This is a predicted structure of a 1467-nucleotide RNA (small-subunit ribosomal RNA) from Capra hircus. Rfam family: Bacterial small subunit ribosomal RNA. Rfam links the family to the GO terms structural constituent of ribosome and ribosome. The RNAcentral record of the sequence draws on SILVA.
[in-house]
RNA sequence: AGAGUUUGAUCCUGGCUCAGAACGAACGCUGGCGGCAGGCUUAACACAUGCAAGUCAAGGGGGCGUAGCAAUACGCAACCGGCGCACGGGUGAGUAACGCGUGGGAACAUGUCCUAAAGUGGGGGAUAGCCGAUGGAAACGUCGGGUAAUACCGCAUAAACCAUGAGUGGGAAAGAUUUAUUGCUUUAGGAGUGGCCCGCGUUAGAUUAGCUAGUUGGUUAGGUAAGAGCUGACCAAGGCGAUGAUCUAUAGCUGGUCUGAGAGGACGAUCAGCCACAUUGGGACUGAGACACGGCCCAGACUCCUACGGGAGGCAGCAGUAAGGAAUAUUGGACAAUGGGGGGAACCCUGAUCCAGCCAUGCCGCGUGAGUGAAGAAGGCCUUCGGGUUGUAAAGCUCUUUUAUCAGGGAAGAUGAUGACGGUACCUGAGGAAUAAGCACCGGCUAACUUCGUGCCAGCAGCCGCGGUAAUACGAAGGGUGCAAGCGUUGUUCGGAAUUACUGGGCGUAAAGGGCAUGUAGGCAGUUAUAUCAGUUAGGGGUGAAAUCCCAGGGCUCAACCUUGGAAUUGCCUUUAAGACGGUAUAGCUAGAGAGCUUGAAGGGAUAAUGGAAUACCCAGUGUAGAGGUGGAAUUCGUAGAUAUUGGGUAGAACACCAGUGGCGAAAGCGGUUAUCUGGCAAGCAACUGACGCUGAGAUGCGAAAGCGUGGGGAUCAAACAGGAUUAGAUACCCUGGUAGUCCACGCCGUAAACGAUGAAUGCUUGGUGUAGGUGGUAAAGACAUCUGUACCGCAGUUAACACGGUAAGCAUUCCGCCUGGGGAGUACGGUCGCAAGAUUAAAACUCAAAGGAAUUGACGGGGGCCCGCACAAGCGGUGGAGUAUGUGGUUUAAUUCGACGCAACGCGCAGAACCUUACCAACCCUUGACAUGGGUAUUACGGAACAUAACAAUAGUGUUCUUCAUUUAGUUGGAUACCACACAGGUGCUGCAUGGCUGUCGUCAGCUCGUGUCGUGAGAUGUUGGGUUAAGUCCCGCAACGAGCGCAACCCUUGCCGUUAGUUGCCAUCAUUCAGUUGGGCACUCUAAUGGGACUGCCUGUGACAAGCAGGAGGAAGGUGGGGAUGACGUCAAGUCCUCAUGGCCCUUACGGGCUGGGCUACACACGUACUACAAUGGCGAAUACAGAGGGAAGCUUACCCGAGAGGGUUGGCGGAUCCUAUAAAGGUCGUCUCAGUUCGGAUUGCACUCUGGAACUCGGGUGCAUGAAGUUGGAAUCGCUAGUAAUCGCGGAUCAGCAGGUCGCGGUGAAUACGUUCCCGGGCCUUGUACACACCGCCCGUCACACCAUGGGAGUUGGUUUUACCUGAAGGCGCUGUGCUAACCGCAAGGGGGCAGGUGACCACGGUAGGAUCAGUGACUGGGGUGAAGUCGUAACAAGGUAGCCGUAGGAGAACCUGCGGCUG
Repeated sequence: AGAGUUUGAUCCUGGCUCAGAACGAACGCUGGCGGCAGGCUUAACACAUGCAAGUCAAGGGGGCGUAGCAAUACGCAACCGGCGCACGGGUGAGUAACGCGUGGGAACAUGUCCUAAAGUGGGGGAUAGCCGAUGGAAACGUCGGGUAAUACCGCAUAAACCAUGAGUGGGAAAGAUUUAUUGCUUUAGGAGUGGCCCGCGUUAGAUUAGCUAGUUGGUUAGGUAAGAGCUGACCAAGGCGAUGAUCUAUAGCUGGUCUGAGAGGACGAUCAGCCACAUUGGGACUGAGACACGGCCCAGACUCCUACGGGAGGCAGCAGUAAGGAAUAUUGGACAAUGGGGGGAACCCUGAUCCAGCCAUGCCGCGUGAGUGAAGAAGGCCUUCGGGUUGUAAAGCUCUUUUAUCAGGGAAGAUGAUGACGGUACCUGAGGAAUAAGCACCGGCUAACUUCGUGCCAGCAGCCGCGGUAAUACGAAGGGUGCAAGCGUUGUUCGGAAUUACUGGGCGUAAAGGGCAUGUAGGCAGUUAUAUCAGUUAGGGGUGAAAUCCCAGGGCUCAACCUUGGAAUUGCCUUUAAGACGGUAUAGCUAGAGAGCUUGAAGGGAUAAUGGAAUACCCAGUGUAGAGGUGGAAUUCGUAGAUAUUGGGUAGAACACCAGUGGCGAAAGCGGUUAUCUGGCAAGCAACUGACGCUGAGAUGCGAAAGCGUGGGGAUCAAACAGGAUUAGAUACCCUGGUAGUCCACGCCGUAAACGAUGAAUGCUUGGUGUAGGUGGUAAAGACAUCUGUACCGCAGUUAACACGGUAAGCAUUCCGCCUGGGGAGUACGGUCGCAAGAUUAAAACUCAAAGGAAUUGACGGGGGCCCGCACAAGCGGUGGAGUAUGUGGUUUAAUUCGACGCAACGCGCAGAACCUUACCAACCCUUGACAUGGGUAUUACGGAACAUAACAAUAGUGUUCUUCAUUUAGUUGGAUACCACACAGGUGCUGCAUGGCUGUCGUCAGCUCGUGUCGUGAGAUGUUGGGUUAAGUCCCGCAACGAGCGCAACCCUUGCCGUUAGUUGCCAUCAUUCAGUUGGGCACUCUAAUGGGACUGCCUGUGACAAGCAGGAGGAAGGUGGGGAUGACGUCAAGUCCUCAUGGCCCUUACGGGCUGGGCUACACACGUACUACAAUGGCGAAUACAGAGGGAAGCUUACCCGAGAGGGUUGGCGGAUCCUAUAAAGGUCGUCUCAGUUCGGAUUGCACUCUGGAACUCGGGUGCAUGAAGUUGGAAUCGCUAGUAAUCGCGGAUCAGCAGGUCGCGGUGAAUACGUUCCCGGGCCUUGUACACACCGCCCGUCACACCAUGGGAGUUGGUUUUACCUGAAGGCGCUGUGCUAACCGCAAGGGGGCAGGUGACCACGGUAGGAUCAGUGACUGGGGUGAAGUCGUAACAAGGUAGCCGUAGGAGAACCUGCGGCUG
């Protein structure tokens, strides 16, 4: 410090996620030791048991025990009394508050302690304990008797004190013990502590905006330790609040802790300070102090005891229990230390505290050994089988002993004594590698990789995402990486996140400028001078507790930890000074702003009047059959006279031309003309005011269209509606009608893509061009200068890019508004406004990992431009109809083997299924196998031929006969065969989506790329685009490009012309010869086959740009790539093929292998493709007759002759071929016949009889003859081929092959028609444009409906909580009044008084009750929309002109997306 994730790729915006640190943690696996810390975050839930606050005998009397004869001494402890129990310890429920923090203040109190002063005299009456009686189950009482005090009460005294009207009045005390103290009373001061008040700070919500009657203040009285509405009476009507009152929710606050560079953010365990609470609520008493955790009273809930009459209790003290929970310890030791209470002290008490126990909960430290050791052992794992790795790791050898164990010694903590911890820390010794390693991860982020298993299953996952048979992502193993007594996971916080932006973000298009203006509060504000100082700056003082953090030291062996000092504590208060900035005050200035005068332009606004054209209607005339409307029609109007045309009239609405990126207005908006009223603006002048300014939360006004209310008006147009069309449907688009509305007046509504998607204001920052309105000098024009507006281009700069660019989106300042991922949703609920429609304000649950902007490359478009192709058109011939052949689908079957499926499967693999082929089916057989290699044994042959026998055959066995290796001198060796055992063979079994190779296709289309350079943040662009041209990215020119490669072309083959060489099997002009180039002869010609030439826009003319080229011409056998072929760029289709071959993986192994017989691949209702033959006279039939080319031939082609009607058979000869054979070419031409018909067309089908091949033609071959003689009379929609030696037509040959050709591959013969042209269909190329597509239009995508699940709104209600108003009730309690009953101290001789107590009573008041309101939460039949969900239904709304451009507002309509009207926007 960053990284992953939106895309085909890019840049940006933006969210989600990760790497870090931390924790009172929990869970999983694992676990050696020690030190230091920490340990109920949940139920402020309920608690058994023990302990946590006592002490004083030197206050008091008595009692008991021990000792003593006794006096007495010692001890125990109940009671009266004193002090303490208000500390210490716990918890965080409540509290948003003077509660806390910080800094100040004045009207107070203070036990114990310190200092000082004064005093401590003299009396009195009770009471507990105790004794007696008595009630009760108990708790606990009641009555009577007597008794003490440092308990209680008068009197005296009063330095100081209190009150005061200044005269005076009031009010204390306690002794004890033995001579030294200690108490007690009063007062003053101090210290420390506490109470009270104030400034500032202290969570969220405005969908909480008004709150408040003791409320705010005063007077007076009461009350308190003390100020105060703290309380009462009376008077006044105040007080608080957008600088957020009130209400609601949440929360103890702080020092600090965690994180962070910091600013901040989150938290408030342990330690420390403060507060609050003690089962819930209320109350007071005592006291210095409490409204009291281990006190009291009352009320409520709960628990326990009970003899049912009554009683008792409060762990949020320490342990512990139950419960809750993911989860948190021992019913331990000691007062040794530090503190606390009591005491004069000894001492007692102390679950405060100090220690120990449990827990890896955290932090820190140590260990689990060290050295050497290669045969790189064994084993594991992987393997290309060679090896690699685990790995110096182990073993082995040599050492050490930290820890642990055992033994011995043994502290500090303790100033004199006293040690729970503890025989602990620590030290010494002994033996022995001995007692001690796991966890997570290994696709990217992120360090670390292989094998096996699994097969979208099981599973993983923080995000992206893995898994559908070769998973580095699941599970296991081996190996590796990281950390380590821990390691991972989960949760939470901060960080990264500049993702709330003070430091430090944005708003044209990504989320985001308010529709526009006026203006209140507020914020900000020109220039000069003077004065002042809250802000600001600097210095001083006080405070900012300690601990923590930081720095420097010190102590535990180090560290954690502890400790000393410093710094820091960024804050608050106070004081002094400065006077720039800023504030305030005063006095000025004129540059901002305003006002004045002159001039000017304008659809600015309001009202009234008026004009012509047009539309519609009405009347009349002319006139006749149509008009109207559309893509085409129809509905509609018209013979009752339309449309058209002429004249006249009525009505309403809107204002052609001018008219313009022109004008005006704040925006909405404004357009005939005239008048009146009225607002703003610009320029010129520079006399006036003197900062009067800018912005603007709330507020107020204006605000298109639609819509609403009332009343008019109603010509046009036109939601709704009706009809006609279109369509699968058409609730639409089109047409004919048509109502609200559109218009006016008044009143509402308050929204729009209200847009420049750009808030207002001010200043500064190169220019150019147009346009509108002014001004200047000149007589004018032109030009120039200048101000204000408006539009385009463009520098710097900005921007993610597009773009903006003096009219900023540049550089700055001020103020306002708004944004913070997408969806849910501008929705719900609540509030406000509205007559309504609705507007405004405005969430959450849930869900996704994206949504989005700009630009790029493609692809696509029912976008555009250019161009090509038998693509269309122009032609010729077909297919589709018939019969047959053949292939396919389907069906059938034991099997009908398998593959191929738009073009680019279907006479395809198959260049040829009777057996074989053959892979399929049925039956029967074999198991090292039909075939290969290796070992052993045996034999030398093995074997072959013929016959017989069993079996359908394979096969098995026997018998007979015949025949039978090579090599070496020999052993032997080689070969062969049989048998045995095992490795293995074998598989047309699966996967073409694991592959190689081969092939098809776009397409023989003209394209596809690279290097360097340049441009761009980048993807990319440029080159390759442009102007011409070409069959061509072919060539030329231009150009930030210059070059190059693969393609094109050429090079290759063939054909067309000529030459040279050669002359048999070819040829024959000349000479001879023959039936015949038959023979002699010859090689001129033809031909053959080898090698050359020839064609290049080379020449001419025109055109073009003096180019490339094009057009025409000449010559030439051939002319503009002469014709044909071979040749197939980068790539696309997971195209085809595992059944040609090869091959990974998987599967079978007496079978999915091998053999054999028979069957099947040949089935047959049907459908499709491809062909053949036809339907006839351009023909059929018959007769005679002419002319090819290219092939093939030995298990072959076969001549000739003979036989047969023929297929064919027999005999014989030639030829391994320019020699012989196949082999008669056919159409054609000649003659004859048929005469338009199901025929002398057509030949299917069937019968009979033959023939050939073959081992065998039944299923299931070909051919021949005779007989039979089906459909079919030119083929619907649709569709195919072909541009010249082509189509069409005619025959011939080859491969395969025993046989089988209508298929296929070749060959020649005859031999056309047409092309105006590129509008349209299909395919393709280039440029451009739009895009929401990129699996790329067979794309993407919207809504209803149906189903499942999820959260949520409404909902008759219902349940509960909180709060509030009114009223009722009124425990305990203090206060007020009363006190007739009772009464020790004082007064009084007494009566009595004073004082007190019980009792009574009043107001207050907790709980409780009744009625109403508010609010929150749970639940609720039913219901609304929303979200999510591989393969549901209906359509196709959007994205391309998305097929009617889309979208916004509004209104109506409709299954649904949507459609239509009105106005607006261009996205």